[in-house]
Molecule: transfer RNA
Organism: Methanobacteriota archaeon
RNA sequence: GGGCCUGUGGGCUAGCCAGGAUAUACUGCCAGCCUUCGGAGUUGGCGACGUGGGUUCGAAUCCCACCAGGCCCG
Numbered sequence: 001g002g003g004c005c006u007g008u009g010g011g012c013u014a015g016c017c018a019g020g021a022u023a024u025a026c027u028g029c030c031a032g033c034c035u036u037c038g039g040a041g042u043u044g045g046c047g048a049c050g051u052g053g054g055u056u057c058g059a060a061u062c063c064c065a066c067c068a069g070g071c072c073c074g
Stems, first nucleotide, its partner, number of pairs: 001073007010027002020057001028046006050066005
């Protein structure tokens, strides 16, 4: 330098190929109830589409560039 793969809450993960309303589940954290306390249980809440553009009525999804990580070739 070239090619391929991956990137979604603090962690992990579904959705992506084949575009459609408030983005899924678990865990974590916070608060209430419960408990002598803690844990467990239960109710509610918090928090994410790597970045920037493009296409479209509409983008996590399609296209381009870049960034980060991994593998391979030279």